[in-house]
Context: one part of a larger RNA
RNA sequence: UGACGGGUCCCCGCACAAGCAGCGGAGCGUGUGGUUUAAUUCGAUGAUACACGAAGAACCUUACCAGGGUUUGACAUACAGGUGGUAGAGAAGCGAAAGUGGAACGACCCUUCGGGGAGCCUGAACAGGUGCUGCAUGGCUGUCGUCAGCUCGUGUCGUGAGAUGUUCGGUUAAGUCCGCUAACGAGCGCAACCCUUGUUGUGUGUUACACGUAUCACACGAGACCGCCGGUAGAAAGCCGGAGGAAGGUAGGGAUGACGUCAAGUCCUCAUGGCCCUUACGGGUAGGGCUACACACGUGCUACAAUGGUGGUGACAGAGGGCAGCGAGGCAGUGAUGCCAAGCUAAUCCCAAAAAGCCAUCUCAGUUCAGAUUGCACUCUGCAACUCGGGUGCAUGAAGUUGGAAUCGCUAGUAAUCGCUAAUCAGCAGGUAGCGGUGAAUACGUUCCCGGGCCU
Numbered sequence: 001u002g003a004c005g006g007g008u009c010c011c012c013g014c015a016c017a018a019g020c021a022g023c024g025g026a027g028c029g030u031g032u033g034g035u036u037u038a039a040u041u042c043g044a045u046g047a048u049a050c051a052c053g054a055a056g057a058a059c060c061u062u063a064c065c066a067g068g069g070u071u072u073g074a075c076a077u078a079c080a081g082g083u084g085g086u087a088g089a090g091a092a093g094c095g096a097a098a099g100u101g102g103a104a105c106g107a108c109c110c111u112u113c114g115g116g117g118a119g120c121c122u123g124a125a126c127a128g129g130u131g132c133u134g135c136a137u138g139g140c141u142g143u144c145g146u147c148a149g150c151u152c153g154u155g156u157c158g159u160g161a162g163a164u165g166u167u168c169g170g171u172u173a174a175g176u177c178c179g180c181u182a183a184c185g186a187g188c189g190c191a192a193c194c195c196u197u198g199u200u201g202u203g204u205g206u207u208a209c210a211c212g213u214a215u216c217a218c219a220c221g222a223g224a225c226c227g228c229c230g231g232u233a234g235a236a237a238g239c240c241g242g243a244g245g246a247a248g249g250u251a252g253g254g255a256u257g258a259c260g261u262c263a264a265g266u267c268c269u270c271a272u273g274g275c276c277c278u279u280a281c282g283g284g285u286a287g288g289g290c291u292a293c294a295c296a297c298g299u300g301c302u303a304c305a306a307u308g309g310u311g312g313u314g315a316c317a318g319a320g321g322g323c324a325g326c327g328a329g330g331c332a333g334u335g336a337u338g339c340c341a342a343g344c345u346a347a348u349c350c351c352a353a354a355a356a357g358c359c360a361u362c363u364c365a366g367u368u369c370a371g372a373u374u375g376c377a378c379u380c381u382g383c384a385a386c387u388c389g390g391g392u393g394c395a396u397g398a399a400g401u402u403g404g405a406a407u408c409g410c411u412a413g414u415a416a417u418c419g420c421u422a423a424u425c426a427g428c429a430g431g432u433a434g435c436g437g438u439g440a441a442u443a444c445g446u447u448c449c450c451g452g453g454c455c456u
Stems, first nucleotide, its partner, number of pairs: 007456001010453004015446002019410002022407001026302008034293002042053002064288002067285001070282001073126001077125001079123005088105001093100002108117003128277002131275003137271002139266003142262001144260001149188006155164003168179003194254004199222007208213002225248001228242005304403001308362006320351003325344002329340004369400001374395007416438007
C1' cells in the first nucleotide's frame, strides 16, 4: 500500500423479510458422474460444468472401434525425368463398399509443325494430423458487475515505500451534483448520444382500410427539462407534494461491460510458437458405436384432478416463414395421410386451427383422473427407420392422492397460466430464441443469511 476479521460506522442488491408459483417424492425427456464396452470420440466440473460446445448422432455428420483396402496422397506450391490414342470416359469379371480390372469411345490452348503448355506417371521437396501443451500465445468468451469505481499530469507533504487529489458535510441509481478543502486540472468508466415501445403533428397512400385517410404502413418532426406552483433544505445540490400532461422525476425495455481478478474457459471455430506422427497419429470405405445400464446428481415435461376431465359450440392476437417452397379448395380415409389442384417470389396468396370463453355431462373414486409400458394394424421422410426417427388408429392402462432434510425463481403488464412462430432441419423439439392472450399477491422493515461499495 493492499487483503482479511465470528472489529466499528454508513449504504445498496429478490440478499433476507412479506408474498406467489415451484424443485426435492412419481412416470417420462434430456445432460452429467459412475459402471460396462472392441468403441461407448473429445472438451466443459463450486458460484462462473451438468437441454453446456451440439441452431437438431439412422448413413453423412464423426473426431471413436473392429474389418477389408491406400501411400506425393482428398488438397497447395515448385523442381527433375518420362509419357503422346495422352487427359477424360470407363463395359464384362471380383467386391459389402472403397477399389481392382481393363474392352469399345475419345479431347483442349499456342505453334516457326521441330515442339511447348495443360494433363497424366515416376522420383524427391513437401502435403496432411479434431495428435500434445489454453501453464508458451493471439483472438473470442464467462465471472466479480452495469458494481461505481480505476488512474494520470503538475503542485505540495514524507529520508523512503507512498500520501494528497479520490478524504470530510450533504445528496444521488451513480467518484451524480453541491459545499468545504494543499490542492488545481485531466483521462477511462457513470450519464447522455443509438435502437425500440407508449402520445402527437406533417407528408406519402399500394398490395392496407370504413373510399377519402379515422385504422394501418413508411419517412421526417414535436414532446419531459424538477420546466411551473407550494413546502423543505443553508440562499446550494437536492428531496416531498400538487397542477397540467399520453407519459414525471433514469417513463418501460434493449444494445453498451472501466482498470483489473480467477496461470478461469477454448490449440476440437480460426490463427499460431514448441514437441510429436510421416506405408501412419495422414487419406478413403462399408458396418458398429456416440442411443449401453445394479446406480447417483442436475435440469425440464406430464400429472396426481371439479378453478377439473370429456363432448358440443365457437370470437379475438402478435411476431414470423414460404419456389427443390407455402399449399387454399375438392375427393378418399375413423385418423396420421394420400390423389387432383387454384393462388403466391408475398401489406396481395398460403402456413393459420390461436389457446381461452359459453352450454351439456361426469360427482370425489386410483375414477369418464393420470397417461407410462406393451401388442396389433397403418402412415410420412429418406438409398436405407433392426441396432436407432416422427406420427396415426384400436387394444393395454403402470407409478402417482401434492412430495423429508434441504433448495430455486420472481417487485408489474412482472410472477403464474395459455397458445403461436422461427432457426437448425430430408425427417425428428418436452430444448433454445422470439411473439402475443389472460393476468395476480406482497414489500412492516434492514436485526439476521449471502454478495457488493465508502471510511476507520
This is a predicted structure of a 456-nucleotide part of an RNA (small-subunit ribosomal RNA, 3' major domain) from an uncultured bacterium. Its Rfam family is "Bacterial small subunit ribosomal RNA". The RNAcentral record of the full RNA draws on SILVA.